RNA sequence: GCCGGAGUAGCUCAGUUGGUAGAGCAGUGCUUUCGUAAAGCAAAGGUCGUCAGUUCAAUUCUGACCUCCGGCU
Numbered sequence: 001g002c003c004g005g006a007g008u009a010g011c012u013c014a015g016u017u018g019g020u021a022g023a024g025c026a027g028u029g030c031u032u033u034c035g036u037a038a039a040g041c042a043a044a045g046g047u048c049g050u051c052a053g054u055u056c057a058a059u060u061c062u063g064a065c066c067u068c069c070g071g072c073u
Base pairs, nucleotide, nucleotide: 001072002071003070004069005068006067007066010025011024012023013022019056028042029041030040031039049065050064051063052062053061
């Protein structure tokens, strides 16, 4: 330099034909217990890597860039 893949909650990841963004774990509160753990319930937590374009509407489509991984040279 070229090609491919990934970037979504604190962590691991879903999100399929564009239409309000989810799960598990972790953390918080409550119940239970003499207390802790476990278990149950509830709430909270996101500028969907960045900037543009298309569209009434973009995590989703298009382009450029950034970071990481792999391959080729």
Molecule: transfer RNA
Organism: Parcubacteria group bacterium Greene0416_36